Annotation:
A computed fold for a 331-nucleotide part of an RNA from a metagenome, annotated as large-subunit ribosomal RNA, domain IV. Its Rfam family is "Bacterial large subunit ribosomal RNA".

[in-house]
Context: one part of a larger RNA
RNA sequence: CUAUGGUUAAGGAACUCGGCAAAUUAGCCCCGUAACUUCGGGAGAAGGGGUCCUCGGGGAAACCUGUGGUACAAUAAAGAGGCACGAACGACUGUUUACCAAAAACACAGCUCUCUGCUAAGGUGUAAACCGACGUAUAGAGGGCGACGCCUGUCCAGUGCUGGAAGGUCGAGAGGAAAGGUUAGCCAGCAAUGGCGAAGCUUUGAAUUGAAGCCCCAGUAAACGACGGCUGUAACCAUAACGGUCCAAAGGUAGCGAAAUUCCUUGUCAGGUAAGUUCUGACCCGCAUGAAAGGCGUAACGAUUCGUGCACUGUCUCAACCAUAGACUCG
Numbered sequence: 001c002u003a004u005g006g007u008u009a010a011g012g013a014a015c016u017c018g019g020c021a022a023a024u025u026a027g028c029c030c031c032g033u034a035a036c037u038u039c040g041g042g043a044g045a046a047g048g049g050g051u052c053c054u055c056g057g058g059g060a061a062a063c064c065u066g067u068g069g070u071a072c073a074a075u076a077a078a079g080a081g082g083c084a085c086g087a088a089c090g091a092c093u094g095u096u097u098a099c100c101a102a103a104a105a106c107a108c109a110g111c112u113c114u115c116u117g118c119u120a121a122g123g124u125g126u127a128a129a130c131c132g133a134c135g136u137a138u139a140g141a142g143g144g145c146g147a148c149g150c151c152u153g154u155c156c157a158g159u160g161c162u163g164g165a166a167g168g169u170c171g172a173g174a175g176g177a178a179a180g181g182u183u184a185g186c187c188a189g190c191a192a193u194g195g196c197g198a199a200g201c202u203u204u205g206a207a208u209u210g211a212a213g214c215c216c217c218a219g220u221a222a223a224c225g226a227c228g229g230c231u232g233u234a235a236c237c238a239u240a241a242c243g244g245u246c247c248a249a250a251g252g253u254a255g256c257g258a259a260a261u262u263c264c265u266u267g268u269c270a271g272g273u274a275a276g277u278u279c280u281g282a283c284c285c286g287c288a289u290g291a292a293a294g295g296c297g298u299a300a301c302g303a304u305u306c307g308u309g310c311a312c313u314g315u316c317u318c319a320a321c322c323a324u325a326g327a328c329u330c331g
Stems, first nucleotide, its partner, number of pairs: 001326008010317002014315001019312001027051005036041001038147001052069002055066004070074001082310007089302002094106002110145007122131003148297004153227003158224002160220005167215003173209002178204005185196004228246005255289001256286001267283005
């Protein structure tokens, strides 16, 4: 010097991103116990007192009660909650990145939407077949939200889904108007060849007919989603209940709001501190909140996150000593 332990004057978080680490607390009995609350909790809240030995009395004992006594100290060693306040998020117990993340993520009871009438929908399999289910809409499948409380506004123009069937468009197929090729034959020619050309075979093929879909018409947002701009105005100033105008399917309601969301920003005011970019309460010009990708509250709960206080301490002022194991020297 390193590691692991132990002790420490005075101070007591001044350390540090942060009380990280350490210390404090601790068992049992008695007293006592707040806000809030879903009346169950909160709660071991908090905060106090007792705890050993001896002898007497009571008692089955545990134990209770009185006398006397020792120590700094009696759950005498070991083991055994630190506590409180405010806020965020998630209701809760659970689950998770085996080996850097345990959480505010996932799940969850509960709410809601859609599908499914049974050979169900949905799923696995090439199939047979099986699951669903030896169930039957108080059932099953899928999506979203996520206890509970109060609630969940406007928009169906776009996209999706559902329904509709008059019209438009449209497939293969059906259909077979018409046309082409070929040539028995006929005509012309001395001939080569040229022209016409039935039937058959063959190629192309118009009208007409033709389902769903799409166009179209409605419905539907706890479906995907969306939820304005400019401008004038009140007898100080400022602001604008009020008005004008443009656009849109409709222009963001209740709530909440510098927020896990606020760029400007350490916004402004208030609280707490001697001093506070964090924190709490307000304000509201919300760069870019907002209602089941739920909004706002909420007792209880949390190895969650942020802020504060009390207690406590070698975290620190500021370091010292001790023990053990190394390092180092000799061997």